[in-house]
RNA sequence: AACGAACGCUGGCGGCAUGCUUAACACAUGCAAGUCGAACGUGAAGCCCGACUUCGGUCGGGUGGAAAGUGGCGCACGGGUGAGUAACGCGUGGGAACGUACCCUGCGGGGGGGGGCAACCAUUGGAAACGAUGGCUAAUACCGCAUACGCCCUUAGGGGGAAAGAUUUAUCGCCGCAGGAGCGGCCCGCGUUGGAUUAGGUAGUUGGUGAGGUAAUGGCUCACCAAGCCUGCGAUCCGUAGCUGGUCUGAGAGGAUGAUCAGCCACACUGGGACUGAGACACGGCCCAGACUCCUACGGGAGGCAGCAGUGGGGAAUAUUGCGCAAUGGGGGAAACCCUGACGCAGCCAUGCCGCGUGAGUGAAGAAGGCCUUCGGGUUGUAAAGCUCUUUCAACGGUGACGAUGAUGACGGUAACCGUAGAAGAAGCCCCGGCUAACUUCGUCCCAGCAGCCGCGGUAAUACGAAGGGGGCAAGCGUUGUUCGGAAUUACUGGGCGUAAAGGGCGCGCAGGCGGACUAUCCAGUCAGGGGUGAAAUCCCGGGGCUCAACCCCGGAAUUGCCUUUGAUACUGAUGCGCUUGAAUUCGGGAGAGGAUGACGGAACUCCCAGUGUAGAGGUGAAAUUCAUUGAUAUUGGGAAGAACACCAGUGGCGAAGGCGGUCAUCUGGCCCGUAAUUGAGCGCUGAGGCGGGAAAGCGUGGGGAGCAAACAGGAUUUAAUACCCUGGUAGUCCACGCCGUAAACGAUGAGUGGUAAAACGUCGGGGGGGUUGCCUCCUCGGUGUCGCCGCUAAGGCAUUAAGCACUCCGCCUGGGGAGUACGGCCGCAAGGGUUAAAACUCAAAGGAAUUGACGGGGGCCCGCACAAGCGGUGGAGCAUGUGGUUUAAUUCGAAGCAACGCGCAGAACCUUACCAGCCCUUGACAUGGGGAGUAUGGAUACCGGAGAUGCGACUCUUCAGUUCGGCUGGCGUCCACACAGGUGCUGCAUGGCUGUCGUCAGCUCGUGUCGCGAGAUGUUGGGUUAAGUCCCGUAACGAGCGCAACCCUCAUCUUCAGUUGCCAGCAGUUCGGCUGGGCACUCUGGAGAAACUGCCGGUGACAAGCCGGAGGAAGGCGGGGAUGACGUCAAGUCCUCAUGGCCCUUAUGGGCUGGGCUACACACGUGCUACAAUGGCGGUGACAGCGGGAAGCGAAGGGGCAACCUGGAGCUAAUCCCCAAAAGCCGUCUCAGUUCGGAUUGCACUCUGCAACUCGAGUGCAUGAAGUCGGAAUCGCUAGUAAUCGCGGAUCAGCAUGCCGCGGUGAAUACGUUCCCGGGCCUUGUACACACCGCCCGUCACACCAUGGGAGUUGGUUUUACCCGAAGCCGGUGCGCUAACCGCCAAUGGAGGCAGCCGACCACGGUAGGGUCAGCGACUGGGGUGAAGUCGUAACAAGGUAACC
Repeated sequence: AACGAACGCUGGCGGCAUGCUUAACACAUGCAAGUCGAACGUGAAGCCCGACUUCGGUCGGGUGGAAAGUGGCGCACGGGUGAGUAACGCGUGGGAACGUACCCUGCGGGGGGGGGCAACCAUUGGAAACGAUGGCUAAUACCGCAUACGCCCUUAGGGGGAAAGAUUUAUCGCCGCAGGAGCGGCCCGCGUUGGAUUAGGUAGUUGGUGAGGUAAUGGCUCACCAAGCCUGCGAUCCGUAGCUGGUCUGAGAGGAUGAUCAGCCACACUGGGACUGAGACACGGCCCAGACUCCUACGGGAGGCAGCAGUGGGGAAUAUUGCGCAAUGGGGGAAACCCUGACGCAGCCAUGCCGCGUGAGUGAAGAAGGCCUUCGGGUUGUAAAGCUCUUUCAACGGUGACGAUGAUGACGGUAACCGUAGAAGAAGCCCCGGCUAACUUCGUCCCAGCAGCCGCGGUAAUACGAAGGGGGCAAGCGUUGUUCGGAAUUACUGGGCGUAAAGGGCGCGCAGGCGGACUAUCCAGUCAGGGGUGAAAUCCCGGGGCUCAACCCCGGAAUUGCCUUUGAUACUGAUGCGCUUGAAUUCGGGAGAGGAUGACGGAACUCCCAGUGUAGAGGUGAAAUUCAUUGAUAUUGGGAAGAACACCAGUGGCGAAGGCGGUCAUCUGGCCCGUAAUUGAGCGCUGAGGCGGGAAAGCGUGGGGAGCAAACAGGAUUUAAUACCCUGGUAGUCCACGCCGUAAACGAUGAGUGGUAAAACGUCGGGGGGGUUGCCUCCUCGGUGUCGCCGCUAAGGCAUUAAGCACUCCGCCUGGGGAGUACGGCCGCAAGGGUUAAAACUCAAAGGAAUUGACGGGGGCCCGCACAAGCGGUGGAGCAUGUGGUUUAAUUCGAAGCAACGCGCAGAACCUUACCAGCCCUUGACAUGGGGAGUAUGGAUACCGGAGAUGCGACUCUUCAGUUCGGCUGGCGUCCACACAGGUGCUGCAUGGCUGUCGUCAGCUCGUGUCGCGAGAUGUUGGGUUAAGUCCCGUAACGAGCGCAACCCUCAUCUUCAGUUGCCAGCAGUUCGGCUGGGCACUCUGGAGAAACUGCCGGUGACAAGCCGGAGGAAGGCGGGGAUGACGUCAAGUCCUCAUGGCCCUUAUGGGCUGGGCUACACACGUGCUACAAUGGCGGUGACAGCGGGAAGCGAAGGGGCAACCUGGAGCUAAUCCCCAAAAGCCGUCUCAGUUCGGAUUGCACUCUGCAACUCGAGUGCAUGAAGUCGGAAUCGCUAGUAAUCGCGGAUCAGCAUGCCGCGGUGAAUACGUUCCCGGGCCUUGUACACACCGCCCGUCACACCAUGGGAGUUGGUUUUACCCGAAGCCGGUGCGCUAACCGCCAAUGGAGGCAGCCGACCACGGUAGGGUCAGCGACUGGGGUGAAGUCGUAACAAGGUAACC
């Protein structure tokens, strides 16, 4: 795009068209083929006349013409259907051996006779259908005779064959012959579906002769003879199918189709058969058989809608039992006319095509309502309403056709025209994630659902459902089905085959296809012109008619084809004569693991014998099995046997491929070079079938058997180990003969030929030239490689040995799986055999090449307290603290490997507090807004109710702020109503912000350029170097950004400025305290500067960057420390800091209070503290810091207490006062013990803070004195002022520190080194990974479902062979029965002929037996496919942990 459509929703009108695609299923009822009295005989009803009458009627005559019959023509047309048919059936073009009623033309004839049969009458059978017998009768019915130009037969003499009349007197008929037209029968060329898993078929088969038969040719039929005929250019068989003009689609070529209309064919319940006839083997005829239906009196009969309507049934589905012969056409008739479900019309259906309408203009307050909203508004939307108009269509009223040349109108009071009223009666359907035009809200929450493909839905769905809005089409719109297109996705036009599917494993070669150069002839192909045909309709163009269109009419073009004819002769082809360049042959040389057979050789392994010799050998990651004191292994000598041939040896050679390797001999194939000669292109190339050779394994028979080695056995390994490893070991490997016929049979690349200016460098075998001749070099032919232009390619790559440019021939491919499987065939001894080779079903991919990552039990380089080297810990104990778990009314919540767990918490008795129980409040504890009344201020005191929040009053002191002085404004609390407040409720997977982590790792990117079709690459890789993508060099890159470094802070040195609260060298005073005067030199404080840059020297390196060493220096190569965290990763963490979308609660999930809980305790883990002791405990002694903090504070001196602490209150807004005592240290003692270690636990008594220490604080004293004697597997930190050890301060805080953040004191050991573990960086490699190895993925088993193979059989279809039976019928024979026409004869019977009957041949249906083939079902069985979370293992992808694969 299309449709004979169907289904869903919807539906105003008209025109034109279409309408059982399924059951060629069965059919009730009516109609669809009759007509002619001008062929013929009868002659009903009615009417007229007459007679008779029992008055009911009867009879006769006439008229009349019904009805049936004889006869003629028609019924073979028209109409229906598509079952069958793969065929001369159809299409197209030809042909010769034919027929033809009616029609036309021409010629001629139409003489004279005869005998019957229906109807009818009578009798009679039967239920009926339908008959039987006897009798009468006419004809255009039937039969002789005559005639016969032309006709037919012929032995060429001859023989045969016709007729019909009717009447109204004008016609129509009749007979013979010839011709015509139209129609029909037959034959032929070409074209016409799928299957080769159908390869052979055929006995009347093929041909001949003769005969029969037909309208006619012909094996059409028969007899005889011959043995042919068809077939790979697809016979036969199987499946499917009516064919065509056309129709649909397509740019075309094609593809699909064959409704309506038209041509042909076939069929008429199924099968068979003939009759009649001009024509049939006959839709509305006959006979027979069969199935079915109906009637029946059970004896017997009847029927055939695939005609028009209609019914049932089937189905997703397809109409009225209508009107009319008015028109067109057909039959009959002289005609009138009759018949006509052909046809013309009407009815039904949106089934299709076409046309029209459902209103037009104006109309902003942008109405109301709806929807959305950021609450401002937006949108629906000029849309509506309103106002002004119009009236097509429909409705109603009126007039009223054409179709009809004279009559006749079913349609039809229709079309059309005129008039009337009124916006009046008339809009839906689908879609809105992308493809694909059109977006929001709500509901739902992997549910319900959607879906053409991709895919949506798991709480913010433009994808589901609804709504609003929008888009598209419109009396339709969607869906489904089907066809073509897109699809160059079967490629003729117009594709491919190295790696994506695809080159046969290799050769020889029949057929076939293709084929060098010259010339002549022919003209088959080819080309050009003419003629015939290519039906009409359709399509196209022009014109015309319905108002337009659809539709219809006229003309043209076209119909790409076939036939025929005339011509052309280049090319192809054919034929002929010659040619030599393709091909082959001869001659001379040459290389070679080419093949076959025989012989020979040495090394090694194993075995046997003997000697020497002694305890092990062997084997592995390590072992063991195994061998060995009966003497192994080792070693020496001798012997045997089999197999394979080291070095040479080489991208060297040979062969078609498989393949071929010691030496020699014999036989033998092919190839190369050189040289001239010969043949002369059916001598070449390719090659479907065919034939031959064909690795390994395997099979058969017979040998052989050293080594190796499937199976097998044992030993190991392992969770297991039917494996990898080890020790053994049989087939086999070897030979001969015969099979098999496959391989990742690979260059994954068929064979052949000719070109290409792009070559270079090797190598093998020949030949030639030159030279400086053990050799070098140049040219050339043939082979074999590497690299590389043009060109090609999806790319990687190929590139004169093409995957480039062309030609010829063959093979092969057409998504993945199922499957190279099943079935069938062929081959094979067999094989889990070979070859040929499907389908159901299933998936939305499978695959190639390349890219970026990630990963690897890949590689290289390099870092890090990563290992190693060290020091100290953890893991064991007690306690502290956090977590899990458990418990609980609650034990609030979060954090979860590293990167949760002394984390949020820099401090839970109340508070905090979010949890639990109970009791209260409801505009609320807090914010903003409105209204009313009020001025309610702030304390002190004691009391009452209550657990408290808080409530009620009393008493007393004091009376909110601003002010323009206004009862102006504000504030405050209270009351009222409503908006709202409030939520530590949920979602960190809706978010912002902040943070952790890789990681202070050295990386991450961009612009322009360049390369690539592209993803992308380059830069950023490489050589050095660095802590560093730090720097240098190189470089199709050149630059730049974020990171690194530096700039910042701090510590270390110095200078300068400043000098109190700090300091004191010198001076003076002194209560001996920098206390005072004085001073600012020093220390110090805190401002500003200096200083370090590989700057200098030497070496090294590449003359670089840098590195090593040295000097100087307080400090040296980044001087130490801090702050500083690139692009990103982890849906990492946090909605309980804060902010925030959405959802949820609203007398509660909000607010207040009391008490409890977060502090529980069989356990498990993390982080710590204290220890286990002598490097220590205890006692004594009283030396030296730094960072800090202090007013609701630090708190001195002094005093009290054993102590915690109390008292005291100086000083201090702090370089001034206080915290402040530093501790390890030193001296003494203890002497190895559960202790003078260790301090848990517990008792008693206290202290402090606080409203309050019961749950549940810290501290003190006395008493008690647990575990623990250095810690399993495992594991952590640290590289120098570090670890270790010692104390001090601070934040939080009323109080509470073993935690955290800081400070200083004392102060080590070790680092060979980068193999290994962990993490990381760069380069490279492989990849089937990309959620990225915590990846991917295979097979069995179990379960469910699906389709399918086998299957004892069973059911059916179809076909075939043999035989039996043999209806009807034609044919043949017979015909004793019957017999009008003619003959004979003139009485009677016979002859000719015919009929019945009978016999025979043929034959439908049926039967018996056996094959072929297809399909259905089938216990059981085989594999296959599919299926969120089953089992077992780990085969493959990385070296996949034994490289993988054939």
RNAcentral holds the sequence, with entries from ENA. Predicted 3D model of a 1446-nucleotide RNA (small-subunit ribosomal RNA) from an uncultured prokaryote. Its Rfam family is "Bacterial small subunit ribosomal RNA". The coordinates come from a structure-prediction model, not an experiment, and the mean pLDDT is 85.